[in-house]
Molecule: small-subunit ribosomal RNA
Organism: metagenome
């Protein structure tokens, strides 16, 4: 610090995910030690049991119970003593501990105020006198189960009450009036009492009142979470006077008056939430939090309410009401763990009913001392953070064993064994702390004080106290002994094989793996990362600049309101002077401690603990400052506006008119069609239409001008003419003196269609009707045609209202073009030059931009204001709200769901896009195929089995150059099991082979004869055993070679430079030409390379050598014909020859080389000449980069995986040949350009010894005897046929045609039934040129003839492969059609249009809306009902203290109290509403969901843009 992921690839925008850090955490495997520290985050859910607040006898009376003393014989007595239960009385119990439920402000945090209270402490002052009358306890009755209650005697106090004083103190009319106390333990000389005591002192107390300190109450200020689909709240509400109340201000509460007061700076209302120092994170700015520790706050079962006190409205306190819970004799009663421990529940999930007061601290005490689940400690959990350990050194035969393997070997791995060492942890022995110093006790001093009592201080001695703990930590001993796991290993992301598994099983944070070779799934083995831990989920931040203050955007990615006006509201030219609120700089207080940092310090170290110091961005006061905002007075003219004086406009509104068209109506003329389309048709026409001529009418809309020309703020504005209007421009430089900009809400305008009235009404023209098209056409065309378009007044408020670009200023090259003004210059005028203002285009620098682009009309460069944006879908929905007559607008979510969805651009593919260009591509021609028969192949049936394989061109007369057996792969049935074949190690045997012969269908079986070489190991050969063969079993989607297509098309790439941010572009594009990327030329490109071409083979000409078995012109023999006997004809047979034909070498020949036009005097082409060939002379061969997972596992080869007495292999026999169909490729015909019979001529290439076979005989053929010759330019196949001469046949199902059949036959083979092939005789069927469509072919080409050959024993060959015979038409030309090529253009395609994608229906799932209801919650309102309590009242009633009277024990008085009443109340209740939630028959829509249905709406001109 960044990384995966849209796509074929690139940039970009934008979301998902990851890496990281943290945790009170949980769960899963694992699990030695210590030390620190945390531990119910969930049901503020209920709680059994123990303790968690008591002390004081130096405040009382007393004494239950215990111990000690006196008395007594006991029994008991005795408060004398130590002391002490319950009681009265003091303090405390409001601390300390626990939880965060409510609480969005009565709360907290920061800083300040004034109108206060404070028990204990502190400093100082001033008193502490002298009376009364009760009361618990105790003792007696009494009632109750119980808690408990009641009556009666009788008693004390620092418990009540007066009373008498008042330095302060309060009140006051300023004269004056009120108001207090308690005492207790200690020491004591003198004095005085019988004594207790008084006196006097010391302490501890009390009671005024002052100060101070602590603490607490109360107030403002400023900060504190979402929601506007909560905008309006508010009657004690706001203020005021007068009272009441409080410690204390104060609507806190009353009474009267008066009408406020809060609110877009967000009141109210909803929701959520204790708040803070602080913690996590982050680089910061922020985000998220709020456990532990520490301020504060609230709370104590849940509601209320007071009391008591210095404090409570009181966690372990009272009263009442609810709920629940226990007791209970049913009357009644008791209780509050959100203290510590622990129990249940509820949760993923969180401990012991533990010691101790030893410290620290707090209550009481005068002290000892007691109490203290505060707090110290200890228990339990890897919960978290720290530290240690689980050995260390050597050790190579690189042991065994795993595991992989190319079988060589690598890995594990110095690891381990084994040698040699420590000994931390553990374990056992021994020893052993700091934490403890005070209080106490002794003893100088000092101070009260008469006082060496006493209390208090300082110092010295001293004794005593440890829960933890016999622990930490030290020493000793024995022993490598006692200690390692978790997760990953496709990428991100360090780390890789093998088996199993087969789209199953299963992984996964995203992207994705799994469908027979998974580095992804499970095991192993190795690696790799951490480490007593290791993943795993949950969560927070971060990365994310993906809410952007720091720091983000809005032409096309998501984003500018549809336009302007304009309140608030933000910002605002210059100058001056004071201000000093913002700002600036100093100081001064505060910002609690802890915590983060830094320096130190102490546990061995660290974690932690401690000490100082820094910081604590703030807030407040204060002192200065005056730039800069502001505020405040005074200028100022430059920005804004007026004012003169021009100009251009479809600017807007009424009123009024013109002219052409359509269209109707009259009338004329005149006829048979118009009209409408791709083509019709429906439609109008003889009732006269369309044409045309005339006249009328009535509505709408303005041709030419008319233009990227004008005007308007947008929407919008188009004949003329008049009125009434707004706005701009330019000139001038008079005036006004910042009056400006923008603008949430608001209010106006605002195409079209649409809504209400009401008129209008030609054209056009939704719904609608018909005619078409079409599989089907609720459309596209076409013929009517209705609302509507049109006027008026109203409403609607929305468009792609787009420039997809908000408004304003300012500034930043230029060039041309237009439309309105100005100036100047020129010029007789006119034109024209130059310049300047505004508008309205176009090209373009810098810039900026993702790229496209923009570009002074900015999408450069600043500023000021608004609006608006956060992945896609769901959804511009749904609920609520406002509007609207209504359609329907505005404003706007969730749940769920994807791992994207977008933008520009690239290449490439495609288009019912465009342009060149080629091709037997059409197109002109010839012949075919599609009809027939028949042959082959094929699909289907069909079988035991019809072996496989091929599938559009590019399968199908294809593998198959030849299935009767065999082939042969298939089927049935019989056999064999190391095996029909190969290698090879061990064993044993002596035959095996062959020959007869038997059984069998035959493999085989079984008997007879025969009995082999040898160097004695052994060779062959046979049986038996282990390795091992074998597979035409699967995979062509694991593979090699091969080979089909595009396509013999001309295209496919590089390297280096340049361009581009990149994919990529150039080059290769462009202008020409070619058969061609063929060649020139031009060009940011230069060059190469695989392709084209040639090079190489045939053919065509000609030389030249060379001449058998080839040839024979001349010359000469021989044979044989024919003869008019002169000769001729044949025959290469011989002799000879090489002229020629040919063969073989092996040379030239052609190159646009030569002339002419053209052409950019280039490539090239167009015509010539010459030549046997003329522009690649025909033809072959020869196939770039690749594409189709294109064929082939069945030619062979090969990986895995299958089978191994069988999927192997033998053998017989069957089948590949089976037949209702369909196809496909051929043959052969349909005849006369023909058929048959006769006779006749030319060929080329081929083959041949297990072979071709001649002359000759047979035989009507098929063929058979026979065997000459020839391993072949010599013999042989071999006759070539179409040709040509001649005859016949005459238009018919024929003398065509030849299928099927019957008969007899030949020939190959072991065999021709299944199932060859031919041949003679009979028979003699479809068919008489073939629908739609569809094939091949541009010259020695099609057409047509035949010959020859491969396989082959022989053949279903009409197949193929090749060869010559004969020998053509026809091409204007590229418009379609099918294919390619090149440029271009559009895409939403890229698996690439056979593409992609869109809606209904139908099914399953899931979340949401709506729904008649229903069930709850929650806050308020009105009314009733009113508990306990305060507080007001009060007839009778109770009542010691005080006072008064006199009867001396009574009665009045203050006063208080119980009932009672009343204001207020809290919990019920009734009752309309409001919020908000669950359910909901059915109902809407979304959303997902490997192969459902209909159609094709978008994506190319997607086929109607």
């Nucleotide at each position: 610090a960044g990384a995966g992921u849209u796509u074929g690839a690139u940039c970009c925008u934008g979301g998902c995910u990851c890496a990281g850090a943290u945790u009170g955490a949980a769960c899963g495997c694992u699990g030695g030690c210590g030390g620190a520290a945390u531990g119910c985050u969930u049901u503020a859910c209920a709680c059994a049991u123990g303790c968690a607040a008591g002390u004081c006898g130096a405040g009382c009376g007393g004494c239950a119970g215990c111990g000690c003393g006196g008395g007594g014989c006991a029994a008991c007595c005795u408060g004398g003593c130590g002391g002490c239960g319950a009681g009265c009385g003091g303090c405390g119990a409001a601390c300390g501990g626990g939880u965060g439920a409510g609480u969005a402000a009565u709360g907290c945090a920061u800083c300040g105020g004034a109108a206060c209270a404070u028990g204990u402490c502190c400093a100082a002052u001033c008193g502490u006198g002298g009376g009364g009358g009760a009361u618990a306890g105790c003792c007696c009755g009494g009632c109750g189960a119980a808690a408990g209650c009641c009556g009666g005697a009788u008693u004390a106090a620092u418990a009540c009450c007066g009373c008498a004083u008042a330095a302060g103190c309060c009140c006051u009319a300023a004269g004056g009036g009120g108001g207090a106390a308690a005492g207790c333990c200690g020491g004591g000389g003198a004095c005085c009492g019988c004594a207790a005591g008084g006196c006097c002192u010391g302490g501890c107390g009390c009671g005024a009142a002052u100060g101070g300190g602590u603490u607490g109450g109360c107030c403002g200020a400023u900060g504190u979470c979402c929601g506007a689909u909560u905008a309006g709240c508010u009657a004690g509400u706001u203020g005021g006077c007068g009272g009441g109340g409080u410690a204390a201000a104060g609507g806190c509460c009353c009474a009267c008056c008066a009408a406020g007061g809060c609110g877009a700076u967000g009141a109210c209302c909803g929701g959520u939430a204790g708040c803070u120092g602080g913690u996590c994170u982050g680089a910061g700015a922020g985000g998220a939090u709020g456990a532990u520790c520490a301020g504060c706050c609230a709370c104590a079962c849940u509601g209320g309410g007071a009391c008591u006190g210095a404090g409570a409205c009181a966690c372990g306190g009272c009263c009442c009401a609810g709920a629940c819970u226990c007791c209970u004799a049913c009357g009644g009663g008791a209780g509050g763990c959100a203290g510590c421990a622990g129990u249940g529940g509820g949760g993923a999930a969180u401990u012991u009913u533990g010691g101790a007061c030893a410290a620290u601290g707090g209550g009481g005490g005068g002290a000892a001392c007691c109490c203290u689940g505060a707090u110290c400690c200890a228990g339990c959990c890897a919960u978290u953070c720290c530290g240690c350990g689980u050995g260390a050194g050597u050790g190579a035969a690189g042991a065994a064993g795993g595991c992989c393997u190319u079988c060589g070997g690598g890995u594990u791995g110095u690891a381990a064994a084994g040698c040699u060492c420590u000994u931390u942890u553990g374990u056992c022995c021994g020893g052993a702390a700091c934490g403890a110093a005070a209080c106490g006790g002794u003893c100088u001093g000092c101070g009260u004080g008469a006082a060496u009592a006493g209390c208090g201080c300082c110092g010295a001695c001293u004794a005593c106290u440890g829960a933890c703990g016999g622990u930490a930590c030290c020493g000793g001993a024995a022993g490598a002994a006692u200690a390692a796991g978790c997760a990953c290993c496709g990428g991100c992301u360090a780390a890789c094989u093998a088996c199993g598994u087969g789209c199953c099983a299963g992984c996964a944070g995203c992207c994705g793996c799994g469908g027979u070779a998974a580095u992804a799934c499970g095991u192993a083995g190795g690696g790799u990362g951490c480490g007593a831990g290791c993943g795993u989920u949950a969560a927070u931040c971060g990365g994310a600049a993906u809410u952007a203050c720091u720091g983000g955007g809005c032409g096309u990615a998501a984003a500018g309101c549809g336009u302007g006006c304009g309140c608030a509201g933000g910002c605002g030219g210059u100058u001056u002077u004071g201000u000093a609120a913002g700002c600036c700089a100093g100081a001064u207080g505060u910002g609690a401690a802890a915590u983060c940092c830094c320096c130190g310090g102490g546990c061995u170290u660290a974690a932690c603990c401690u000490g100082g110091g820094a910081a604590u961005g703030g807030c407040a006061u204060u002192u200065g400052g005056g730039a800069c905002u502001g505020c405040a007075a005074g200028g100022c003219u430059g920005g804004a506006g007026u004012g003169u004086g021009g100009c251009a406009g479809a600017g807007g509104a009424g009123a009024c008119u013109g002219g052409a068209a359509u269209u109707c109506c009259u009338g004329g003329u005149g006829u048979a069609g118009c009209a409408g389309u791709g083509a019709a048709a429906u439609g109008c026409g003889c009732a006269g239409a369309u044409a045309u001529c005339a006249g009328g009418a009535g509505g709408a809309a303005u041709a030419c001008c008319g233009g990227u020309g004008g005007c308007g703020a947008a929407g919008g504005c188009g004949g003329u003419u008049c009125u009434c209007u707004g706005g701009g421009c330019c000139u001038u430089a008079c005036c006004u003196g910042a009056c400006g900009c923008u603008g949430a809400g608001g209010a106006g305008c605002g195409a079209a269609a649409g809504c209400g009235u009401g008129g209008g009404g030609a054209g056009c023209g939704a719904a609608c009707a018909g005619g078409a098209u079409u599989a089907g056409a609720u459309a596209c065309c076409c013929u009517g045609g209705u609302a509507g378009u049109c006027c008026a007044c109203g409403c609607u408020g929305u468009a792609a209202a787009c420039g997809u670009u908000g408004g304003g200023c300012g500034c930043u090259a230029g060039g041309u073009g237009u439309g309105g003004g100005g100036a100047c210059c020129u010029u007789c005028c006119a034109c024209g030059g130059u310049u300047u203002c505004c508008g309205c285009g176009c090209c373009g620098u810098a810039g900026c931009u993702a790229a496209c682009g923009c570009a002074u009309u900015a999408a450069g460069c600043g500023c000021c204001c608004c609006g608006c944006c956060u992945g896609g879908g769901g959804a511009g929905u749904a609920c609520g709200g406002c509007c609207g007559c209504a359609a329907g607008g505005c404003u706007a979510a969730a749940a769920c769901u994807c791992a994207a969805a977008g933008g520009a651009a690239u290449u490439g593919a495609c288009g019912g896009g465009g342009g060149c260009c080629c091709g037997c591509a059409c197109a002109a021609g010839c012949g075919g195929c599609g009809g027939a028969g028949c042959a082959u192949g094929u699909u289907g049936c069909u079988u035991a089995a019809u072996u496989c394989g091929a599938c559009g061109c590019a399968a199908c007369g294809c593998g198959a150059a030849g299935a009767a057996c065999c082939u042969u792969a298939c089927c049935a049935a019989g056999g064999c099991u190391u095996g029909a074949c190969a290698u090879u190690g061990c064993c044993c045997g002596g035959a095996a082979a062959c020959a007869c012969u038997c059984a069998g269908a035959g493999a085989u079986g079984g008997g007879u004869g025969c009995c082999u070489c040898u160097u004695c190991g052994g060779a062959u050969c046979g049986g038996g055993u282990g390795a091992c063969a074998g597979g035409u079993g699967g995979u062509g989607c694991a593979u090699g070679g091969c080979u089909g297509u595009c396509g013999u098309c001309a295209g496919c790439u590089c390297g280096u430079g340049u361009c581009g941010u990149g994919a990529g572009a150039u080059g290769u594009u462009g202008g020409g030409u070619u058969a061609a990327g063929u060649c020139c030329c031009g060009c940011a490109a230069c060059g190469a390379g695989c392709g084209c071409a040639a090079c190489c083979c045939u053919u065509g000409u000609u030389c030249a050598a060379u001449g058998u078995u080839g040839c024979c012109a001349g010359c000469a023999c021989g044979c044989u014909c024919c003869u008019u006997c002169g000769g001729g004809g044949g025959u290469g047979g011989u002799g000879g020859g090489g002229a020629c034909u040919c063969a073989u070498u092996g040379g030239a020949g052609a190159c646009u080389g030569c002339c002419g036009g053209g052409g950019u005097c280039a490539a090239c082409u167009c015509g010539g000449a010459g030549g046997a060939a003329g522009g690649u002379g025909g033809g072959g061969a020869u196939g770039a980069c690749g594409u189709c997972a294109a064929g082939u596992c069945a030619u062979c080869a090969u990986g895995c995986c299958c089978c191994u007495u069988a999927u192997g292999u033998c053998u017989u026999g069957g089948g590949c040949u089976g037949c209702a169909a369909a196809c496909a490729u051929g043959c052969u015909a349909c005849a006369a350009u023909g058929g048959c019979c006769g006779g006749u001529a030319c060929a080329g290439a081929g083959g041949g010894c297990u072979g071709c076979g001649a002359u000759a005989c047979c035989g009507c053929a098929a063929g058979g005897u026979g065997g000459a010759g020839c391993g072949a330019a010599u013999c042989c196949c071999u006759a070539a046929a179409a040709g040509c001469c001649g005859g016949u046949c005459u238009c018919a199902g024929u003398u065509c045609g030849g299928a099927u059949u019957g008969g007899g036959g030949u020939c190959u083979g072991c065999a021709a039934c299944u199932c060859g092939a031919c041949c003679c005789c009979a028979u003699g069927a479809a068919g008489u040129c073939g629908g739609a469509g569809u094939c091949g072919c541009u010259a020695g080409u099609a057409a047509u003839c035949g010959c020859a050959g491969a396989c082959c024993a022989g053949c279903a060959a009409c197949u193929c492969u090749g060869c010559g015979g004969u020998g053509a038409a026809u091409a204007c030309g590229u418009u379609c059609c099918c294919g390619g090529g090149c440029c271009u253009u559009g895409u939403a395609c890229a698996c690439a249009c056979c593409g992609c994608c869109c809606g209904u229906c139908a099914c399953g799932u899931c979340a949401c809306g709506a729904a008649a209801g229903u069930c709850g919650g929650c806050a308020a309102c009105a009314c009733c009902c009113g508990a306990a309590g305060c507080c007001c009242g009060u007839g009778g009633c109770c009542c010691a203290a005080c006072c008064a009277g006199c009867u001396u024990g009574c009665u009045g008085g203050g006063g208080g109290g119980a009932g009672c009443g009343g204001u207020c109340g809290a919990a019920g209740g009734u009752g309309g509403g409001g919020c908000u939630g669950g359910c909901g028959a059915u109902u809407g829509g979304g959303a997902c969901g490997a192969a459902g249905u209909c159609g094709u709406a978008a994506c190319a001109a997607g086929g109607u843009a």